[in-house]
Molecule: SAM riboswitch aptamer (S box leader)
RNA sequence: ACCUUAUUGAGAGUGAUGGAGGGAACAGGCCCAUUGAAAUCCGGCAACCUAAAAAGUUAGGUGCUAAAUCCUGCGGUAUUUAACCGAAAGAUAAGGC
Numbered sequence: 001a002c003c004u005u006a007u008u009g010a011g012a013g014u015g016a017u018g019g020a021g022g023g024a025a026c027a028g029g030c031c032c033a034u035u036g037a038a039a040u041c042c043g044g045c046a047a048c049c050u051a052a053a054a055a056g057u058u059a060g061g062u063g064c065u066a067a068a069u070c071c072u073g074c075g076g077u078a079u080u081u082a083a084c085c086g087a088a089a090g091a092u093a094a095g096g097c
Stems, first nucleotide, its partner, number of pairs: 002096007013042001015041003021032003026073004043065003047062006069089001074086004
């Protein structure tokens, strides 16, 4: 890198450093940000796995910590507009190769 399976409307910061970007990529929207973005550290959350326990727990591996995966993009129902359902893509975990 690829394949399979599961999940993807829950949860989690008034912290430190930092100093202008960020919300996966492309497009269109809509947002966040000098009342401090990214990143790192600390704190926190809790899903999967592992170990130990005994059941509500502890430790570890990974993950996450604005907004539904921020929304739309493809298909279906409906259609004045909305709206609803599903898929695809993405993300994470576990396994395979």